[in-house]
RNA sequence: AGUUCGCCGGGCGGCCGCGGCGCCAGCGGCGCCGAGGAAAGUCCGGACUCCACAGGGCACGGUGCUGGGUAACGCCCAGGCGGGGAGACCCGACGGAAAGUGCAGCAGAGAGCAGACCGCCGAUGGCCUCCGGGCACAGGCAAGGGUGAAACGGUGGUGUAAGAGACCACCAGCGCCGCGGGUGACCGCGGUGGCUCGGCAAACCCCACCGGGAGCAAGGCCAAGCAGGGACAGGGUGGCCCGCCCGUUACGUCCCGGGUAGGCCGCACGAGCCCGACCGGCAACGGCGGGCCCAGAUAGAUGGCCGCCGCCGGCCCUUCGGGUCGGCACAGAAUCCGGCUUACAGGCGAACU
Numbered sequence: 001a002g003u004u005c006g007c008c009g010g011g012c013g014g015c016c017g018c019g020g021c022g023c024c025a026g027c028g029g030c031g032c033c034g035a036g037g038a039a040a041g042u043c044c045g046g047a048c049u050c051c052a053c054a055g056g057g058c059a060c061g062g063u064g065c066u067g068g069g070u071a072a073c074g075c076c077c078a079g080g081c082g083g084g085g086a087g088a089c090c091c092g093a094c095g096g097a098a099a100g101u102g103c104a105g106c107a108g109a110g111a112g113c114a115g116a117c118c119g120c121c122g123a124u125g126g127c128c129u130c131c132g133g134g135c136a137c138a139g140g141c142a143a144g145g146g147u148g149a150a151a152c153g154g155u156g157g158u159g160u161a162a163g164a165g166a167c168c169a170c171c172a173g174c175g176c177c178g179c180g181g182g183u184g185a186c187c188g189c190g191g192u193g194g195c196u197c198g199g200c201a202a203a204c205c206c207c208a209c210c211g212g213g214a215g216c217a218a219g220g221c222c223a224a225g226c227a228g229g230g231a232c233a234g235g236g237u238g239g240c241c242c243g244c245c246c247g248u249u250a251c252g253u254c255c256c257g258g259g260u261a262g263g264c265c266g267c268a269c270g271a272g273c274c275c276g277a278c279c280g281g282c283a284a285c286g287g288c289g290g291g292c293c294c295a296g297a298u299a300g301a302u303g304g305c306c307g308c309c310g311c312c313g314g315c316c317c318u319u320c321g322g323g324u325c326g327g328c329a330c331a332g333a334a335u336c337c338g339g340c341u342u343a344c345a346g347g348c349g350a351a352c353u
């Protein structure tokens, strides 16, 4: 000067206040607990709940090297291959392009069973000739130039009119076969073939694997008021003037189911946290032992002030140590858990280049 991994992210005390739990017992006390590494984005995966569901297929969506971890994952660990870096190390949707369909701007002559702009040749055939050769065309070629991200292997030679895997040697790459190593991805070696057969699948597609839907405003319990149903016949009213009796009723009393407001549960002991010089494993992780209880609000508590210390910044004095003022990142629970991603002043530790 860097790289990787892990961690902290103001501390202590006092006073007042807020939410929860427990106790005393009473409208007050006492004790205990009270945000995070991301509580965030809501992007994946689960737990839990309700609904749906014989089995299988289609469709749709997702994932995509190998092995392992895990409740599960698109996460993590280890490894392979490819790319980047001097290196520590970093990055990669990294199955299939000889199943099929399709796509490729600009430049360029030509871009997908390619092509001839400049260029090279013009041996053969034609004409001329001073017999050295020259000229034009037909035609041949793809070495060199040029364009491009990419032009149908590279270097050297043989060959030829000039050339060309046309042929040869070596090299690179591809396919096939064999042997060896590895659980595997894959690696190493040998042989052989045509001489070379492009790219893109986060294009359709093919292959393999995975996937029911909705979400704590899930869901369950209790349940005012109003409306509804039923019973009684006290009150009102009608038959009939009164009583009996009968009918009716929106008043009254009681009951009923569904269920709104509201309340309670779900809801805080869990894939839990901490420690271990222990065991297995390279590791992720698993096991064993010990200890701990660690927010549960519902319009939403977790705040304010003071003192001392720490850190950062400004100013002043400057005897180089003091004084003074300001600030202390990002942010903030709402069913819970495992990840990923994003934000983050400042600081610490370990290993490595």
Stems, first nucleotide, its partner, number of pairs: 001353008010309007018034007036330001040341002043339005048215004060211005065079005080094001081092004095206002100204002102200002117145002119141003124138002126135003153171006172196001174193008219265004228256005234251001235249005272292005278287003310328008
Molecule: Bacterial RNase P class A
Organism: marine sediment metagenome